The prediction has a mean pLDDT of 81.
A computed fold for a 92-nucleotide RNA from Rhodococcus sp. (in: high G+C Gram-positive bacteria), annotated as SAM riboswitch aptamer (S box leader).
Of the family's consensus pairs, 90% are formed in the model.
Parts: sequence; structure tokens; C1' cells
RNA sequence: UGACCAUCGAGAGCGACCGAGAGACCCGGCUCAGCGACGUCGCAGCAACCCCCGCCAGUGGGUGUGGGUGCUACCGCCGGGAGCGAUGGUCG
Repeated sequence: UGACCAUCGAGAGCGACCGAGAGACCCGGCUCAGCGACGUCGCAGCAACCCCCGCCAGUGGGUGUGGGUGCUACCGCCGGGAGCGAUGGUCG
């Protein structure tokens, strides 16, 4: 970087730094934001996908610890448009 598959109404925040926009794109709304949002880093947490191991069960799985990613305002914030985006897994 490409193809395919699955998911996107559950869950889970503090501190430091920065300094004006942010909630993916377009239109309309709603909301967050100098009482510092968004972002970055640290710590903590959540438990979606995959993996190792143990236990239960017995072929369908359940559960616990750990690991690789991910996530921690609002249904992917809402409606319309576009069919795009995000995350995980497999393959090249």
C1' cells in the first nucleotide's frame, strides 16, 4: 500500500505540555472549547479482535491471568448527500 472478512446504540479519565479551534468529507443542526477543547506524552482504566497458558465443559463453547493492537463526550453526535471512514483479523 492493495484485496477479502467481521464490527461500529455496551464499557472505561486523571495529570503534564501546547495554544484555537474540534466532533473524518459537503450542506443543515446540535454540542465541546482560554474554567484550555482538539492534539502529544505519562499513568490509570475498559474489554472489541487475535495469540499463549490454566480451569470447567465435551466439540458448539464458557471463564481467568498475561501478551499484540485498539478504545476511554454526544449512536461513526444527529438529518440529508457521498459510500466514505475507523478498528481488528487473514492473505499478497